[in-house]
The RNA shown here (transfer RNA) has 73 nucleotides and comes from Protomyces lactucae-debilis. The coordinates come from a structure-prediction model, not an experiment, and the mean pLDDT is 82. It matches the Rfam family "tRNA". Rfam's curators write: Transfer RNA (tRNA) molecules are approximately 80 nucleotides in length.

RNA sequence: GCCCUCGUAGUUUAAUGGUUAUAAUACGCCACUAGUAAUGGUGAGGUUCUGUGUUCAAUUCACAGCGAGGGCA
Numbered sequence: 001g002c003c004c005u006c007g008u009a010g011u012u013u014a015a016u017g018g019u020u021a022u023a024a025u026a027c028g029c030c031a032c033u034a035g036u037a038a039u040g041g042u043g044a045g046g047u048u049c050u051g052u053g054u055u056c057a058a059u060u061c062a063c064a065g066c067g068a069g070g071g072c073a
Stems, first nucleotide, its partner, number of pairs: 001072007010025003018056001027043005049065005
């Protein structure tokens, strides 16, 4: 330099272009216990990497950029 894959909650992640963006884990609170762990309930936590475009509507499609991983030279 060229090519491919990827970017969503603290972390790991789901979501066929369709109206409150999902779960697990971690975290707060409550129950249970003599107490802790475990278990159960509940709550908070998201500019879906940035910008532009297409569309009635974009996490999803297109283009550019930024970043991460891999391949070729």